[in-house]
RNA sequence: CACCCCUUGCAGGGUCGGGUGAAAGUCCCAACCGGCGGUUACAGCCCGCGAACCUUGUCACCUCGGUGACUUGGCCGACUCAGUGAAAUUCUGAGGCCGACGGUCACAGUCCGGAUGGGAGCAAGGACAC
Numbered sequence: 001c002a003c004c005c006c007u008u009g010c011a012g013g014g015u016c017g018g019g020u021g022a023a024a025g026u027c028c029c030a031a032c033c034g035g036c037g038g039u040u041a042c043a044g045c046c047c048g049c050g051a052a053c054c055u056u057g058u059c060a061c062c063u064c065g066g067u068g069a070c071u072u073g074g075c076c077g078a079c080u081c082a083g084u085g086a087a088a089u090u091c092u093g094a095g096g097c098c099g100a101c102g103g104u105c106a107c108a109g110u111c112c113g114g115a116u117g118g119g120a121g122c123a124a125g126g127a128c129a130c
Base pairs, nucleotide, nucleotide: 005126006125007124008123009122010121017029018028019027031110032109033099034098035049036048037047038046044097045096053074054073057070058069059068060067061066062065079095080094081093082092083091101113102112103111
């Protein structure tokens, strides 16, 4: 002391107030929130990644219909204008937009649940080549 590898830890926020109603944190007004890496300069909406869901293959288990682990592919939302600057869809000003699935006395980005889960990735330690 690099890549890779191993171990451990960490790794998501948010309906004030009001209206209608038998009932709504789900509707209406309004409020609030923004994972990870990258990018000439700080990003929910530029590029990419992650969860859920669908799916290929292998293996394991079993009540033989599935379940689980790993894995393949798919699916996967949203921005403009002005200003500054060498450089910004990232900063400043203004106005916008977006948000899985299941549940629910009534439709959910914010409540409950799968989830004491998984996880992009971050940090520390170890081992190895030279």
Record summary:
This is a predicted structure of a 130-nucleotide RNA (FMN riboswitch aptamer (RFN element)) from an Ilumatobacteraceae bacterium. It was read from a public genome assembly, where an Rfam model found it. Its Rfam family is "FMN riboswitch aptamer (RFN element)". Rfam's curators write: The RFN element is a highly conserved domain that is found frequently in the 5'-untranslated regions of prokaryotic mRNAs that encode for flavin mononucleotide (FMN) biosynthesis and transport proteins. Gene Ontology term of the family: FMN binding. Taxonomically the source falls in Ilumatobacteraceae (Bacteria, Bacillati, Actinomycetota, Acidimicrobiia).